This is a predicted structure of a 96-nucleotide RNA (TPP riboswitch aptamer (THI element)) from a Verrucomicrobiota bacterium.
């Protein structure tokens, strides 16, 4: 010397199960649970990256089921810019 925090724009990454009830040729609509979101154009996240995939048809617990919860997870992967505002004691990122 920069870095973190907050908001706007723009641009992009993502997931969207479980069962019940009623319909039924197929759908579909309703409700229940968990969660930010359960197709909303809404939710969340975009490299100091737990959004979210993969390991997984994983393992413990639990439940009416279900990634529900916990653990594999200081795994491996994974999408950015600019402006404004605060910080700047301290501790912190990357560079000279």
């Nucleotide at each position: 010397c920069u870095u973190g925090c907050u908001u706007u724009c723009u641009a992009g990454g993502g997931g969207u199960u479980u069962c019940c009830u009623u319909u039924u040729u197929u759908u579909a609509a309703g409700g229940a649970a968990c969660g930010a979101g359960a197709a909303a154009u809404a939710c969340c996240c975009u490299c100091a990256g737990u959004a979210c995939c993969u390991g997984a048809u994983c393992a413990a617990a639990g439940u009416g089921a279900u990634g529900u919860u916990u653990g594999c997870g200081u795994a491996g992967g994974g999408a950015a810019g600019a402006a404004a505002g605060g910080a700047c004691u301290u501790c912190u990122u990357g560079g000279g």
The source organism's lineage runs through Bacteria, Pseudomonadati and Verrucomicrobiota.